[in-house]
RNA sequence: GGGCGCGUAGCUCAGCCCGGUAGAGCACCCGCUUUGCAAGCGGGGGGCCCCGAGUUCAAAUCUCGGCGCGUCCA
Numbered sequence: 001g002g003g004c005g006c007g008u009a010g011c012u013c014a015g016c017c018c019g020g021u022a023g024a025g026c027a028c029c030c031g032c033u034u035u036g037c038a039a040g041c042g043g044g045g046g047g048c049c050c051c052g053a054g055u056u057c058a059a060a061u062c063u064c065g066g067c068g069c070g071u072c073c074a
Stems, first nucleotide, its partner, number of pairs: 001073007010026004020057001028044005050066005
């Protein structure tokens, strides 16, 4: 330098192909339960999706350009 994959909640990821108001588990907070802790059960807070532009009534999703990470080739 080139090919491919990935970037979404504190963490691990789904959703993207086929556009329609952003989810799960764990973690965190509150309550129930316990002598207490853990486990369990119920409830709650937290991200507008790596950055910018374009298309569209509407973009996490499609297109283009960047940045970062991984991998392969040279």

Notes
Transfer RNA from a Candidatus Woesearchaeota archaeon, 74 nucleotides, folded computationally. It matches the Rfam family "tRNA". The family's RNA type in Rfam is transfer RNA. The RNAcentral record of the sequence draws on ENA. Lineage of the source: Archaea > Nanobdellati > Candidatus Woesearchaeota. The coordinates come from a structure-prediction model, not an experiment, and the mean pLDDT is 83.